About this RNA
Small-subunit ribosomal RNA, 5' domain from an uncultured Clostridia bacterium, 499 nucleotides, folded computationally. Its mean pLDDT, the model's own confidence on a scale to 100, is 83.
Context: one part of a larger RNA
């Protein structure tokens, strides 16, 4: 010089775009943040125009493994980059092949009941797309090659959404292996499941994964082992380049969820807002217990030189449920706050000399601030005021037509066309017109070299200044003040840190 998730002093009009606890993985009041299906079920209740429509808890599905958020741990197949083989895959596409017969229960729910609370015992009734069993089995799985083993669910407007085996696709994942990936030898040896076979188990699957038995191996100055340190990578900053330093934001990849183990459902988790034990803490307790987890969004104490609203909204874009209508979404879309950055823009313009008045200097002539001001004409960015007024919303959604198909049907459902008609946080906002006033809007830092920019007073090695050289002891261009000058400008200087 240059960057920056900055602070810190002075100052401070405006608008666009991004970013905003780097520190205690410190503790958390309070509200939100995961539901959603009645076209799988049975109940109770509400309404009824007697069709029907609607609510509430429960069984059941299917999402709660996504989305968010943090880096504490990891020096490691974690990560990055090339390879591989011995695996799985819910939702989707695609093809094939079924979708029959039957069972015994429970929750709601009523009946008695414990408990302070959470909560919870017993009995009695019912449903299902909940369970169970029997039949079949193109393929499929097992085999001694004879033969054996396993499925389903059904709804309802009858056309349409589903169920159940196979295959293959896509999409995710899980495993291995070369190679690279901080410092420390003032760590020199590490290791007994330690290394390899056999054989069993376990896993979706390879394997000391885990077991029995058997050999004695395996690592290591080409740094093993120990220690410290840290999440990784595309990027990012500098920098001509190699390099160097750095990993906020925003993409992938990983690892956590009070701490520390554990499974349990599930296609997928040892699972932030599940579950079960332990520990620490907090809250309730009739002292036997219960109840808790913001590294989700705002918010709160506390740490700090430091980081923001307990705000609107699903209208758009993604996600979960649902046929759909639509619920639900602190993801997300928007406001809100602070010059915390970066960009644009305004604080006016042009004419104006008797070169006013004041200031400061003076060699007392003048010189300087200085066309600066004042006056004269202008404009009207921006600001005020009044009026208009969006884009983001139409391939989606609702009706009407029309034409296909399904169907006894001019009911109905599906599919494409056309026409209307609703939806907007942000927001009367952005932008547009009209009027109005020069009126509301400039600071900080420096002026001895180094470096652009000097003079007067005060001060008298005092006060102070100072990146470095060094200024100050009675003429200080270096302290302080004023004038003037010079820089940059809504900043402008200083600490920090990196190149």
């Nucleotide at each position: 010089g240059a960057a920056c998730g900055a602070a810190c002093g002075c100052u401070g009009g405006c608008g666009g775009c991004a970013g905003g606890c780097u520190u205690a993985a410190c503790a958390c009041a309070u509200g939100c943040a995961a539901g959603u299906c009645g076209a799988a079920c049975g109940c109770a209740c509400u309404u009824u125009u007697c069709g029907g429509a609607g609510u509430g808890a429960g069984u059941g599905g299917c999402a709660g493994a996504c989305g968010g958020g943090u880096g504490a741990g990891u020096a490691a197949c974690g990560c990055g980059u090339g390879g591989g083989a011995a695996u799985c895959u819910a939702c989707c596409u695609a093809u094939u092949u079924c979708u029959a017969c039957g069972g015994a229960a429970u929750a709601a729910c009523g009946c008695a009941g414990a408990g302070a609370a959470a909560u919870u015992u017993g009995u009695g009734c019912u449903a299902a797309u909940a369970c169970c069993g029997u039949a079949u089995a193109c393929g499929u799985c097992c085999u001694u090659c004879g033969g054996g083993a396993g499925a389903a669910a059904g709804a309802u407007u009858u056309a349409u959404c589903g169920g159940a085996g196979a295959u293959a696709g896509a999409u995710g994942a899980g495993c291995c292996c070369g190679c690279g990936u901080u410092g420390g030898a003032u760590u020199a040896g590490c290791u007994a499941g330690u290394u390899g076979g056999u054989g069993a188990g376990g896993u979706a699957a390879u394997g000391g994964c885990c077991c029995a038995c058997c050999a004695a191996g395996g690592c290591g100055a080409c740094g093993a082992u120990c220690c410290a340190u840290a999440g990784c990578u595309g990027g990012u900053c500098u920098g001509a380049g190699a390099g160097g330093a750095u990993g906020a934001c925003c993409a992938g990849c990983c690892a956590c969820a009070u701490u520390g183990g554990g499974a349990c459902u599930g296609a997928g988790a040892c699972a932030c807002g599940g579950c079960c034990c332990a520990g620490a803490c907090u809250c309730c307790u009739u002292u036997u217990u219960u109840a808790g987890g913001c590294a989700g969004c705002a918010g709160u104490g506390g740490g700090g030189a430091a980081u923001c609203u307990u705000c609107c909204g699903c209208a758009a874009u993604g996600g979960g449920c649902g046929a759909a209508a639509g619920c639900c979404u602190g993801a997300c879309g928007g406001a809100g706050c602070a010059a915390c950055g970066c960009c644009g823009c305004g604080u006016g313009a042009a004419c104006g000399a008797g070169g006013a008045a004041g200031g400061u200097c003076u060699u007392c002539g003048g010189a300087u601030c200085g066309u600066a001001a004042a006056g004269u004409u202008c404009u009207g960015u921006u600001g005020c005021a009044g009026g208009g007024g969006a884009c983001g919303a139409a391939u989606g959604g609702c009706a009407u037509u029309a034409u296909g198909u399904u169907g006894a049907a001019u009911a109905g459902g599906c599919a494409u066309a056309u026409u209307g008609c609703a939806u907007g946080a942000c927001g009367g906002u952005a932008c547009c017109c009209u009027g109005u006033u020069a009126g509301a809007a400039a600071g900080c830092c420096a002026c001895g070299g180094c470096u652009a920019a000097c003079u007067a007073c005060g001060u008298g090695c005092c006060a102070g200044c100072g990146g470095c050289c060094g200024c100050g002891g009675u003429a200080a261009u270096a302290c302080g003040u004023a004038g003037g000058c010079g820089g940059c400008a809504a900043g402008c200087g200083u600490u920090g840190u990196c190149c």